[in-house]
The RNA shown here (c-di-AMP riboswitch aptamer (ydaO/yuaA leader)) has 140 nucleotides and comes from a soil metagenome. The sequence is in RNAcentral, with records from MGnify.

Formats: sequence, structure tokens, C1' cells
RNA sequence: UGCCGAAGUUGCGACAAAUCGCAACACGGGGGAACCAACGUUUCGUCCACGACGAAACACGGGGCUUAUCGUUGAGCUUGCUCAGCGACGAACACUUCCAGUUCGAGUCCGACAGCUAACCUCGUAGGCUUAAAGGAAGG
Repeated sequence: UGCCGAAGUUGCGACAAAUCGCAACACGGGGGAACCAACGUUUCGUCCACGACGAAACACGGGGCUUAUCGUUGAGCUUGCUCAGCGACGAACACUUCCAGUUCGAGUCCGACAGCUAACCUCGUAGGCUUAAAGGAAGG
């Protein structure tokens, strides 16, 4: 000077600053009706009976943030994880879209539990890069 990201602005205070706290605005996330959707297996019991309801056990648990997912091939040894490819799909790259090109597809949280969801309730405002590059077309 800019980039990824919701992660910013203003005011007051601690304190001169970083930082922290409170408030407002702004941006983002979660929980949460009706309607709709969904509701595994086994055993036992009841009933209006081949189905419904209740209880218990088992099961590969299940779910959120985020682009960060799916399929397939090979190798390794920890037998379900790691590594290396391929394909599909998703994401970023200096106003926007398309094309081209270059990269990324990690991490983390909840703790047996959450579909959607108006009212309502609640949480976050971090962190990490860049000083070289910024291609073409159209629009603005």
C1' cells in the first nucleotide's frame, strides 16, 4: 500500500500507549413455534393388529463455525489413520462480471444433544499475511 476473514466505527473510563471494561451503531453466528419434513435395529409389554404406542438395550453416535467436501487409485501400518496422485465440486487473488493464469480445500468447538422456524433469548468483533505485484475483454 493492499489481501484473507463477520471480526469495524464512535463515545466514556482504567492509563500516555498497547491492552482491558462498558455503551451505541454496524457486521457475523447459535438456540428457539405453527406448517412442512424426519422419526435405525433387536427384545418385552399393551391395543382398535402385520400396524400403532410404551420401555429397555445396541448401534457406524450426532451436531455447530468455516470454501475447507465427495469419489477413486497406489503405498505405509496404527485396520482406520497417514502420505502421494487423479477426477468432481467448493474458495481466494487490489471496483464488478466473464475468460486466462496462480494458489487453497485447513483448523476448531459442543458433549449424547439441537431439522426448518415468527416472536423471543444468546454469543463474537479474533487471528494471519503483503511491499512485490496488480493479465485480457466488457461495464462502471